[in-house]
RNA sequence: UUUCCGAAACGGUAAAUCUGGAAGAAAUUCCAGAGGCACAAAGCUUAUGGACCCGUUAUGAAAAUAACAGGUGGCCGAGCUACCGAA
Numbered sequence: 001u002u003u004c005c006g007a008a009a010c011g012g013u014a015a016a017u018c019u020g021g022a023a024g025a026a027a028u029u030c031c032a033g034a035g036g037c038a039c040a041a042a043g044c045u046u047a048u049g050g051a052c053c054c055g056u057u058a059u060g061a062a063a064a065u066a067a068c069a070g071g072u073g074g075c076c077g078a079g080c081u082a083c084c085g086a087a
Stems, first nucleotide, its partner, number of pairs: 002087003012039002017034007037074001043080004049076002051072003055068005
C1' cells in the first nucleotide's frame, strides 16, 4: 500500500422496557438516568433506489390503489471515511 470483517481483544455504539422532562393530530422523535437485545461500521450522507409506518384527499361495495404531507438509516441497497487484527 492492497484485500478481508474474520478467531481474540482495547475502545465504542446501544433495542425492548422503566423513571423524569420536551415536540407532534398520528406514526414517531429529542434530552437526562437506569437497562443491555444486539452491532465489525448500529460512524457520516442518501427517505427523488426499493420497502415499511402514519395522516389527509380521490376512486372503490370491499379489499385495495393513487396523489400529497410527515416518519423509520437498528428494514435492505448505494456513496464516503475509519479502530484492533489477519493475509